[in-house]
């Protein structure tokens, strides 16, 4: 970078799937070492236990005991005291800390977070700096002690005491308010600031040092002085509030919301500005640039992924928010409404003496629970970092480590070299071999890792102690910097790292191998087990399923599942579309919005450049350093595409002004026109009435029947009454936005075009929402109503027929008011505008010219069609009326199906309409164009296909195949055309496969091996139906005596098998079909499948040939060549022939001879549309044509193109795989294949006079013959026998009938037919019972020409008559294959039926109409919808209520500091009480989830009913 998947192929569109990275993962199987990270993503469930915030005696007051020692007392082991322990521990008042680290992410859609900004609207303890100060007083109050209350947890009362605790004076550099003044800045409404004045506000002391002054005099105090602490200004710094701009997820099936709501005023609160809070006053404020609801979400830096833009996330680390059981509140402080504080209210768990209490791991461990799933109740402050403290320390689960885990990256090892007898062994095998495979073993080496054994860093530097320079200073105090000595500090851990010791020794598995996708084969299993990411694979030869060998790949990991980004241009900004694929609103006006003509000034808002700030650190990148590299870890740069300031450019967009006139309108004169409303007239037609003519039918249909008519119908002719729609004109002809409009005439009205000129001066274009118009059909009210017609009724069809077809027939159509608002509302093409080759038609108008009455031509303008260039389009096709090439703006689409459905909103009187989804489910749906195939679609042709005809079958009997059925068996195959007198071109036993019963383990072939043998085989004798078995005699060769050679017999491999699979095959066959067709090479056309050629126009049996032609040429097919037949020559004569010559005979080519002739069997000749006429451009075609035996492939043959039909065939042969093996093999004998209620197909014979019988008599061609064919002769009525004679054959031999002539028979079941039976032979055979043919006698059945149906056949054919042959011992042959006689009749023509062949159409078929397919019903099972209702969550509105807390008030109570006339006062606190206000309660709503009898459709499922809607004209043309 791409791949596979929609069809026979293509090409497109479209989804679906996969290769890739990547993870806090997590399950499987395995599993050696290290480093450096990371580990509860569920249950903001609950939590045992330990720890996780104190700490200062240099602010305070108290102040122990154990324990040691001394000391008394005496009941010697007690108790008293006193000293050390000790000012120590614990506790308390006060300070500082606790609001920072540390956890989580539950709420939060928000100034919450991110960025820039504004605080002239603020605060900031600890820190730094500046200035000024720290004066006097004053009362308590815990802790201690006593007393009470309580189970506790605590609480009360009394009395005592301390302060850096707490109050009260003074003082003010200052501050801070108010008056007045004087400058500056600047966002105009503040802010610094200058001078004066008035009020008004502060403090706390602690510990060192020193003795120069003053008192005392070892030293103190006082005082100086350090230092840390206090107070009050001023700046800083550091953190913080508060605010603003932009930018931060889905729904609109959420659309309106708001009353502190929005703005003034005045006031209160707050560090501070504000409706933040109150009064009052005015109505405003937000909002389609999404208010309000509603779901979900911490948010960023970044982290994954991608080329990038994006997309998807926000563990670890780092910033900010929030939160701390659940809600509510303040309090203390500088700062919290407080994670390890406090009140109250809830759940909840805990102790309790039942009266009451206590607690909060979303800190670090760790338990349960949940869950696919997340570790130790570990060491240590040694290092960094906080806390407090002067300090020494002392805290510190932050943090430094170390335990667990392959969770994740990154390293390293599992050994190197030589070694072919290519071992053995496994697997495959064409048995030959290959392949694990240098791999092993076997020889030589080396030592990482791990294992022992020594050694053995760095992270430590601060700090304290001494001393020393330097600097500050008054100072040798202290402090700050060096520097030397000293002393102490390591959790990790004796790690890293070194060296030594042995010794290949401890250390490889996972997944895959049909294609995507890199790796192939046995064996098992049989749609069964099973695989599977998407296609798919398994139904006996599985590279897809299990298991082996062997292979690929990756590797201490390796594979699955989940989730994410990529691929995917498959939401497209970068980067798609919208005629027919998914998609242009039905149409038009127009608000918002978005766009917008020419000129000129100007503005800088957009834009475009420079500078400035920030854009934290980390990460990513580059460059460099450190661990043995990596990972990691660590300096510096880069970039952070952003924001905000500011200084510049002025094309371009944008804002102002002015101006134009090419867009846009007005104005004046024509023009065409089913445009639109309205009143009104009009003819022709149906139909109704009325009369009249006039009679038996009418109407309808594919054919009917209902229907109407003798009560007089159709018909016809006159009058008459009503509706409604307007032929002809009439046209890819006109008008309208679109829907639409069609007689004629009147008003009434709208757009449009033309042509010249004048005027306004961008006034325009498009158009979310809106508004209006909008066909049918449909509602409402009310007329109307001829014709036509859903509905509906009847006839028909029809297996049915709730249809098509016919006869009625109601609403409707029609008018007038209202409604609905939808169509295949279509050019399936949104609107404006601008530019891009012609041609050829119409329509409206204009202007030149001609030949001026008319026509016409050219040019120009509006519309409206047809072509067609470039150019687009996946092809079809589009092409100035664009789907070309641009701009402007709307709408609209992202797979099929569920579903344009449900549920919610609006609308509507309903019907319905619009808006519009989801679970589930499939791997597809779909465009267009190709090849085929089909069509109850055309068009052309052929064919004994019809038709014309001849003669058959189908009826009878008989024969033979098949189907059933029977049987022990009736072996097996063949089954539409393409089986059925077929394999069998010949079943009595063989054959025989098939039964029954006997037998054998080898009947027959071949080799080798192995042990032991001389047999085997003749003879003979028994047993048996036979195979077969028993016994008896008899027996090899060679030798160097070791053996060797043969032999057949046993054992083993084998053998054998008409067992099985024709769907595992070869041959080889049937069929379409002797049908004209089926292809290939170059080119050429098309993105491609593919197509041209091979098609058109003729011809032809013929893709036969000929013209044309992007095709020009070829191959298998077609004709020819090849045999047979028809004529002639030529050569050649035996076994054939005999004209002439001779000879013979009864008589015959018999004989000697010829070759003329016939024939025979070799070569040749002839026929080619050549040749005449006619058409035709040829090709050809026609002729009684002429010549010729023969005339137009002369006539049969043999020869079968690419294919199809998984046609036939393992039993004809072969062969793969499978079975069987003392049987599924061999052998025998008898039976069977030959059965028989039947049904069926092929045939003989026949039903007779064109005929039978009987007699006479004549003429073939092709064959066969020695286990034969037999002349001739005898018997015998006959088959035949018995004798004999030719011939391995042109020699001998087997031989014609119909015809023909003579007689007979006279239409009958017959002198027709001959079955069937009876008897007697014959003959073949080992044998003719089952079960052969034949002959004779004798018997005489059906049957009198054949329903529906259906088969051959076009000339030497059909018919109809004999004759040979194969197989065969015979024969069941009537059956097959040849042979010749005698010989016809008909073909107008191609509508129809079959089959074919070429071109064209449609198609949803492609296993190809025997095709696809649709709907209801039944059946499981999913998901979801309605639903009396039910339970739960949030949440909205009014009420009640009001715990703790603040605040406001105050009739009661209590009260140290301060004043006080001593009475109080002021101030405080309890209590009451208002106000606000958390749980919580009651009433109604709203929303949402869950459930619910019963229902509604939807999906889905090898082989369920009915039925045929769709696709072909799908049989009713479809929507």
């Nucleotide at each position: 970078a791409g791949a596979g998947u929609u069809u026979g192929a293509u090409c497109c569109u479209g989804g679906c799937u996969c290769a890739g990275a990547a993870c806090g993962a997590a399950c499987g199987c395995u599993g050696g070492c290290g480093g450096c990270g990371u580990g509860c993503c569920u249950a903001a469930c609950a939590c045992a236990u330990g720890c996780a915030a104190g700490u200062c005696g240099a602010a305070c007051g108290a102040g122990a005991a154990a324990c040691u020692c001394c000391g008394g007392g005496c009941u010697u082991g007690c108790u008293c005291g006193g000293a050390g322990a000790a000012g120590u521990a614990c506790a308390g008042u006060g300070g500082c800390g606790c609001a920072u680290g540390g956890g989580u992410g539950a709420g939060u859609a928000a100034c919450g977070c991110g960025u820039g900004g504004g605080u002239a609207a603020c605060c900031u303890a600890c820190c730094c700096u500046u200035g000024a100060a720290u004066c006097u007083g004053g009362g308590a109050u815990a802790a201690c002690c006593c007393c009470g209350c309580g189970a506790a947890a605590g609480c009360g009362g009394g009395a005592c005491u301390a302060a850096u605790a707490c109050c009260g004076g003074a003082u003010a550099u200052g501050g801070u308010u108010c008056c007045a003044u004087a400058a500056g800045c600047c966002u105009c409404g503040g802010c610094u600031c200058u001078u004066g004045g008035a009020a008004u506000u502060a403090a706390a002391g602690g510990u060192g040092a020193c003795c120069u002054c003053u008192u005392c005099a070892u030293g103190a105090a006082a005082g100086u002085u350090g230092c840390c602490g206090u107070u009050c200004a001023g700046g800083g710094a550091c953190g913080g509030g508060c605010u603003c701009g932009c930018g931060u997820a889905c729904c609109a099936u959420u659309a309106g919301c708001u009353u502190g709501u929005u703005g003034g005023u005045a006031g209160g609160g707050u560090a501070a500005u504000g409706g933040c809070c109150u009064a009052c006053c005015a109505a405003g404020g937000c909002u389609a640039c999404g208010a309000u609801g509603g779901u979900u979400a911490g948010c960023u830096g970044g982290u994954c992924u991608g080329a990038g833009a994006g997309g998807a996330u926000g563990a670890u680390c780092a910033g900010c928010c929030a939160c701390a059981c659940u809600g509510g509140a303040a309090c203390u402080g500088g700062a919290a409404c407080a994670c390890g504080g406090u009140c109250c209210a809830g759940a909840c768990u805990c102790c309790u003496a039942c009266g009451g209490g206590a607690g909060g791991c979303a800190g670090c461990a760790g338990u349960g629970a949940g869950g696919a799933a997340u570790u130790u109740u570990g060491c240590g402050c040694a290092a960094u970092g906080g806390g407090g403290g002067a300090a020494a320390c002392c805290c510190u689960g932050a943090c430094g480590c170390a335990g667990c885990a392959a969770c994740g990256c990154c390293g390293c090892g599992u050994g190197a070299g030589c070694g072919a007898a290519g071992a053995a062994g496994g697997c495959c095998c064409u048995c030959g071999g290959g392949u694990c495979g240098u791999a092993a073993a076997g020889c030589u080496c080396u030592g990482u890792c791990a294992a022992g054994u020594g050694g053995g860093a760095a992270a430590a530097a601060a700090g304290c102690c001494u001393u020393u320079c330097g600097g500050u200073u008054a100072a040798u105090a202290g402090c700050c910097g060096g520097g030397a000595g000293g002393u102490c500090u390591g959790a990790u851990g004796g790690u890293a790292c070194c060296a030594c010791u042995g010794g290949a020794g401890g250390a490889a598995g996972c997944a895959c191998c049909g294609g995507c996708u890199a790796a192939c084969u046995c064996c098992g299993u049989g749609c069964c087990a099973g695989c599977a990411g998407c296609c798919g694979c398994g139904g006996u030869a599985a590279u897809a399923c299990g298991g082996a060998g062997g292979g690929u790949g990756c590797a201490a990991g390796c594979g699955u599942u989940a989730a994410u980004c990529g691929g995917a241009a498959u939401u497209a900004c970068u980067g798609g579309g919208c005629g027919u694929a998914a998609a242009g609103c039905g149409u038009a006006c127009g608000u918002a919005g978005g766009c917008u003509g020419u000129u000129a000034u100007u503005u800088a808002a957009g834009u475009c450049a420079g500078a400035u700030g920030u854009g934290a650190a980390a990460g990513c990148c580059c460059c460099g350093g450190g661990c043995u590299u990596a990972a990691c870890c660590u300096g510096g740069g880069a970039a952070u595409u952003g924001c905000a300031u500011u200084u510049g450019a002025u094309a371009c967009u944008g804002g102002a002004u002015a101006a134009c006139u090419a867009g846009a309108g007005u104005c004046u004169g024509g023009u065409a026109g089913a445009g639109g409303g309205u009143a009104g007239u009009g003819g022709a037609a149906u139909u109704c009435c009325a009369c009249g003519u006039g009679u038996a039918g009418c109407g309808g249909u594919g054919a009917a029947a209902u229907g109407c008519g003798u009560a007089g119908a159709u018909a016809u002719g006159u009058g008459g009454a009503g509706g409604a729609a307007c032929a002809u004109c009439a046209g890819u002809g006109g008008c309208g936005a679109a829907g639409g409009c069609g007689a004629c005439u009147g008003c009434c009205u709208g757009g449009a075009c033309c042509a010249a000129g004048a005027c306004u001066g961008a006034c325009g274009c498009u158009g979310a929402g809106g508004u209006a118009c909008a066909a049918a059909a449909g509602c409402g009210u009310g007329g109307g109503g001829a014709g036509c017609a859903a509905a509906c009724a009847g006839g028909a069809u029809u297996a049915g027929a709730u249809a098509c077809c016919c006869u009625g027939g109601u609403a409707g159509u029609c008018c007038a008011c209202g409604c609905c608002g939808u169509a295949a509302a279509c050019g399936a093409u949104g609107u404006c505008a601008a530019c891009u080759a012609g041609c050829c038609g119409u329509c409206g108008g204009g202007u030149u010219c001609u030949u001026u009455u008319a026509u016409g031509a050219a040019c120009u303008u509006g519309g409206u069609g047809g072509c067609g260039c470039a150019g687009c389009u996946a092809a079809c096709g589009c092409g100035a009326u664009a789907a070309g090439u641009u701009g402007a703006c709307c709408g609209c689409c992202u797979g099929g199906g569920g579903a344009g459905u449900a549920c919610g909103g609006u609308c509507g009187c309903a019907a319905g309409a619009u808006u519009a989804a989801a679970a589930c489910u499939c791997a597809a749906a779909g465009g267009a164009a190709u090849u085929g195939a089909c069509g109850g679609g055309g068009g052309c042709c052929c064919g004994c296909a019809c038709a014309a005809g001849c003669g058959g079958a189908g009826g009878a009997a008989c024969a033979u195949g098949u189907g059933g059925u029977u049987u022990a068996a009736u072996u097996c195959g063949a089954u539409g055309a393409u089986a059925c007198g077929c394999g069998a071109g010949g079943a009595a036993c063989c054959u025989u496969a098939c039964c029954u019963g006997g037998g054998c383990u080898u009947a027959a072939a071949u080799g080798c091996a192995g042990a032991a043998c001389g047999a085997c085989g003749u003879a003979c004798c028994g047993g048996g139906a036979a195979a077969c078995u028993g016994g008896u005699a008899c027996u090899c060769c060679c030798u160097u005596c070791g053996g060797g050679g043969c032999g057949a017999a046993c054992u083993g491999c084998a053998a054998g098998g008409u067992g099985c699979u024709g769907c595992a095959u070869g041959g080889c066959u049937g069929u379409c079909g002797u049908c004209a067709g089926c292809u290939c090479g170059u080119g050429c056309c098309g993105u491609g499948a593919g197509g041209u050629g091979u098609c058109g126009g003729g011809u032809u049996a013929a893709g036969u040939c000929c013209c044309a032609u992007a095709a020009c040429g070829a191959g298998c097919g077609c004709a020819a060549c090849c045999c047979c037949u028809a004529u002639c020559g030529u050569u050649a004569g035996u076994u054939g022939c005999c004209a002439g010559c001779g000879g013979a005979u009864a008589a015959u080519g018999c004989c000697g001879g010829g070759g003329a002739c016939u024939c025979u069997a070799a070569c040749g000749a002839a026929a080619c549309u050549g040749c005449c006429a006619g058409u035709g451009u040829a090709a050809a075609c026609u002729g009684u044509g002429a010549g010729g035996a023969a005339g137009g492939u002369g006539g049969g043959g043999a020869u079968g193109a690419c294919g199809u039909c998984a046609a036939g065939u393992c039993a004809g042969c072969a062969c793969g795989g499978c079975c069987c093996u003392u049987a599924u093999g061999u052998c025998c004998a008898g039976g069977g294949c030959u059965a028989c209620a039947c049904a069926c197909g092929u045939g003989u014979u026949a039903c007779a006079a064109u005929g039978g019988c009987c007699g006479g008599u004549a003429c073939a061609g092709a064959g066969g013959g020695c286990a034969g064919c037999u002349a001739c002769c005898u018997g015998g009525u006959g088959a035949c026998a018995g004798g004999a004679u030719g011939c391995a054959a042109a020699u001998c031999u087997c031989g014609a009938a119909a015809c023909c002539c003579g007689g007979u028979c006279c239409c009958a079941g017959u002198u027709c037919g001959g079955a069937u039976c009876g008897a007697a032979g014959u003959c073949u055979g080992c044998a003719a019972c089952u079960c052969g043919a034949c002959u004779u006698c004798g018997u005489g059945a059906a049957g009198g020409u054949g329903g529906a149906u259906u088969c051959g056949c076009u000339a030497g054919u059909a018919a109809u008559c004999g004759c040979g042959c194969a197989u065969c011992a015979g024969c069941c042959a009537c059956g097959g294959c040849g042979c010749g006689g005698u010989g016809a009749a008909u073909a107008c023509g191609u509508u129809c039926c079959c089959g074919g062949g070429c071109c064209u159409u449609g198609u949803a078929c492609a296993c190809a109409c025997c095709g696809c397919c649709c709907g209801u019903c039944a059946c499981a099972c999913c998901a979801u919808g309605g639903g009396a209702g039910u339970g739960g969550g949030u949440u909205g509105u009014a009420c009640c209520a009001g715990a703790a807390g603040u605040a406001g008030g105050u009739a009661g109570c209590c009260u140290a500091a301060c004043c006080u006339u001593c009475g109080g006062g002021g101030g405080g606190g309890c209590g009451c009480u208002u106000a606000c206000c958390a749980c919580g309660g009651u009433a109604u709503g709203a929303u949402u989830c869950a459930u619910g009898a019963c229902u509604g459709g939807g999906g889905u499922g090898a082989a369920g009913u009915c039925g045929u809607a769709a696709c072909a004209a799908g049989g009713a043309a479809c929507c």
A computed fold for a 1519-nucleotide RNA from an uncultured bacterium, annotated as small-subunit ribosomal RNA.